Glycine riboswitch aptamer from an uncultured Chloroflexota bacterium, 109 nucleotides, folded computationally. Its mean pLDDT, the model's own confidence on a scale to 100, is 77. The sequence was found by an Rfam model in a public genome assembly. The model forms 89% of the base pairs in the Rfam consensus.
C1' cells in the first nucleotide's frame, strides 16, 4: 500500500404521520406563543414483545447396562418484523440507516 473490525469525531444524504379541535391568561386590530383537555394519525431517538438454530432437562427406554430423533418444559434469542410506553406530525431541530474522510484494533507482506 490493500482486506477487516469497533467506537467517537467531522463532512454528506436520510422516510412517515393533523401549522387539528377547545379552553384559559396576558400584549394585540388579529394572531403567533404559553399551560391544560381533547380526538385522529405515524415509527426510523430510546424502548417492549419474538422465530429458527443452540443449551439443559423431560419422555420415547425395553432382561440389565448405555442411549438418540420426533415430541413436552425450560434458558438464550435478531430486524427497518411488532407494540406505540418514550417520542413525533409546516419549516427549523432531531431521525434507524447509509456514504466519505480521520483516529483506533487485526489480518497480510
Nucleotide at each position: 500500500a490493500c482486506g477487516g473490525g469497533u467506537u467517537a469525531c467531522a463532512g454528506g444524504g436520510a422516510a412517515g404521520a393533523g401549522a387539528c379541535u377547545c379552553g384559559u391568561a396576558g400584549u394585540u386590530c388579529a394572531a403567533a406563543c404559553a399551560c391544560g383537555a381533547g380526538c385522529g394519525c405515524c415509527g426510523a431517538a430510546g424502548g417492549u414483545g419474538c422465530a429458527a438454530a443452540u443449551c439443559u432437562g423431560g419422555a420415547u427406554a425395553c432382561a440389565g447396562g448405555c442411549g438418540a430423533a420426533a415430541c413436552c418444559a425450560g434458558a438464550c434469542g435478531a430486524a427497518u418484523c411488532u407494540c406505540u410506553c418514550a417520542g413525533g406530525c409546516a419549516a427549523a431541530a432531531g431521525g434507524a440507516c447509509c456514504c466519505u474522510g480521520c483516529a483506533u484494533c487485526c489480518g497480510c507482506a